Parts: sequence; structure tokens; C1' cells
RNA sequence: GGCGGAGUAGCUCAGCUGGUUAGAGCGGCGGAAUCAUAAUCCGUAGGUCGGGGGUUCAAGUCCCUCCUCCGCUA
Repeated sequence: GGCGGAGUAGCUCAGCUGGUUAGAGCGGCGGAAUCAUAAUCCGUAGGUCGGGGGUUCAAGUCCCUCCUCCGCUA
């Protein structure tokens, strides 16, 4: 350089064929329970969906470009 894959919450990931609220687990915070802590249970906050542009009534999802990481190849 060429080809392919990945990028969504602090971490690990889901999100179908573009559609009406962007979610789960863990973690954080508050509470319950306990003599107390952990485990457990309840509640709650946290996201410019890697950046920019485009298509569309509507984009995490489609197109273009750039960035980062991983693999294959020369």
C1' cells in the first nucleotide's frame, strides 16, 4: 500500500428489514434488610451511537470521507 472486521453508558456488549421511548449485565449513587459488612432485593443517574458531510418525512442502522484499534496479505 491492498483487503476484511470493530468503534453505542465508566467496562463488556445487544440493537432484526431504516420507524415511533437508545437498551441489558457489571460498575456508580440512594434506599431496604443485617449488630455490622458482603451477598440479595428495590429505586435512580449517566449517551452529541468515533469526527464531518450526504440520502430520506425519518439514520445507531444506508452512502461518501477522515480518525483509532485488530487481523490477513504484498